[in-house]
This is a predicted structure of a 121-nucleotide RNA (Guanidine-I riboswitch aptamer) from Sinimarinibacterium sp. CAU 1509. The coordinates come from a structure-prediction model, not an experiment, and the mean pLDDT is 81. Its Rfam family is "Guanidine-I riboswitch aptamer". Rfam describes the family as follows. This family represents a conserved RNA structure found upstream of the ykkC and yxkD genes in Bacillus subtilis and related genes in other bacteria. The function of this family is unclear although it has been suggested that it may function to switch on efflux pumps and detoxification systems in response to harmful environmental molecules. The model forms 100% of the base pairs in the Rfam consensus. It was read from a public genome assembly, where an Rfam model found it. Taxonomically the source falls in Sinimarinibacterium (Bacteria, Pseudomonadota, Gammaproteobacteria, Nevskiaceae).
RNA sequence: UCGAAGGGUGGCUAGGGUUCCGGUCCGCGGUGCGGAUGCUGGUCCGAGAGCCGCCGGCCUCUGCGAGGCGGGCCUGUCCCGCGGAUCGGAUGCUGCACGGAGGGAUAAAAGCCCGGGAGGA
Numbered sequence: 001u002c003g004a005a006g007g008g009u010g011g012c013u014a015g016g017g018u019u020c021c022g023g024u025c026c027g028c029g030g031u032g033c034g035g036a037u038g039c040u041g042g043u044c045c046g047a048g049a050g051c052c053g054c055c056g057g058c059c060u061c062u063g064c065g066a067g068g069c070g071g072g073c074c075u076g077u078c079c080c081g082c083g084g085a086u087c088g089g090a091u092g093c094u095g096c097a098c099g100g101a102g103g104g105a106u107a108a109a110a111g112c113c114c115g116g117g118a119g120g121a
Stems, first nucleotide, its partner, number of pairs: 007055006015045002020042002022039001023037006056094003060090004068082005073076001096116001098119001102114003
C1' cells in the first nucleotide's frame, strides 16, 4: 500500500424500563375493584464494538467434468493432451473496533434504532 458481505438469522447475556402478572402502600360499596409505587421477581425490550449455534462468504485441497484450445489418423459426432465453467465433498478462516450530544420507536427505557453516524485516535 492492497484485499475481506466490517453479511444474515435464531437462542441467550450485560444492560433496560413498567403494558400485563406478581410484590408493597392507600382507598372503597371488600375474598375483589380502583389509585399510587420500579420494586434485586415473571412476561417484555435487548447489543457493530458481548457469548453460542445455524446459514452465507472466502482460501486451499478434491470428485464429476460443460463449452473452449492444441494434436493424431483409422475421418469417427473417434482418440490423446491442455485447461477448466457450473455443481458436489473435506479442512481452515470470517480479523479489528474510542465514541458523544440530540432525536426516534414502543407501555416505557436502554449497550434497541438513526449509528462502525458526527467527532476523536